[in-house]
RNA sequence: GCGGGUGUAGCGCAGUGGUAGCGCAUCGGCUUCCCAAGCCGUUGGUCGGGGGUUCAAUUCCCCUCACCCGCU
Numbered sequence: 001g002c003g004g005g006u007g008u009a010g011c012g013c014a015g016u017g018g019u020a021g022c023g024c025a026u027c028g029g030c031u032u033c034c035c036a037a038g039c040c041g042u043u044g045g046u047c048g049g050g051g052g053u054u055c056a057a058u059u060c061c062c063c064u065c066a067c068c069c070g071c072u
Stems, first nucleotide, its partner, number of pairs: 001071007010024004018055001027041004048064005
């Protein structure tokens, strides 16, 4: 230098055009003499950034950033 992949909640991930979700974690409650475990509920998102297409974009297109892999 060229090609490919990944980027979504604190962490691990789902979501292939129509309200952004799950698990763990946080916080509160129940239970217990206390802790842990268990159960119920709660909080948390500029979807890496910018632009385009569309009535509507996490999703499609272009550029760009970070990281990973391959080639030279």
RNAcentral holds the sequence, with entries from Rfam. Transfer RNA from Nitrospiraceae bacterium AH_259_D15_M11_P09, 72 nucleotides, folded computationally. Its mean pLDDT, the model's own confidence on a scale to 100, is 82. Its Rfam family is "tRNA". Its family is annotated with triplet codon-amino acid adaptor activity in the Gene Ontology. The source organism's lineage runs through Bacteria, Pseudomonadati, Nitrospirota, Nitrospiria and Nitrospiraceae.